[in-house]
Parts: sequence; C1' cells; structure tokens
RNA sequence: GCGGUGGUAGCUCAGGGGUUAGAGCGCCUGACUGUGGCUCAGGAGGUCGUGGGUUCAAAUCCCAUUCGCCGCCCCA
Repeated sequence: GCGGUGGUAGCUCAGGGGUUAGAGCGCCUGACUGUGGCUCAGGAGGUCGUGGGUUCAAAUCCCAUUCGCCGCCCCA
C1' cells in the first nucleotide's frame, strides 16, 4: 500500500430500515439477614468511533475518515 473484519451502557455482546436501542455481569436504592453474601423488587447509566449523504424515517443503506485485529504485496 491492497483486501477482509470489528468499534453499540463501566465490561462482554445482541439488534442489519419503522419512529420509545436491549441482554448478561457490574453499579445504586429498598426488602430479607445480627453484619455480609445469596435471593427478590425497583432504578441510574447510551453523541450506536467521527464527518457527510440517501430516505417520510438510519445503530441498520452509501461515501469519506479514524482506531483495533487478520491476511496479502513491496522496500530495507
């Protein structure tokens, strides 16, 4: 340099056009308990990497860009 793949909650990930974005773990509050844990109930937490485009509507489609991973090529 070329190609592929990924970036979504603190962590690991799902969602691949239909308007209000989810799960598990973690965190907070309460119940239970002498305290803690377990269990139960409730809650907080998101520029969907970034910029632009298409569309009535974009996390999802298209383009550019950036970062990570994998493969290939060139030079040393």
Transfer RNA from an Armatimonadota bacterium, 76 nucleotides, folded computationally. Rfam family: tRNA. Rfam classes the family as a transfer RNA. The organism belongs to Armatimonadota, within Bacteria. The prediction has a mean pLDDT of 81.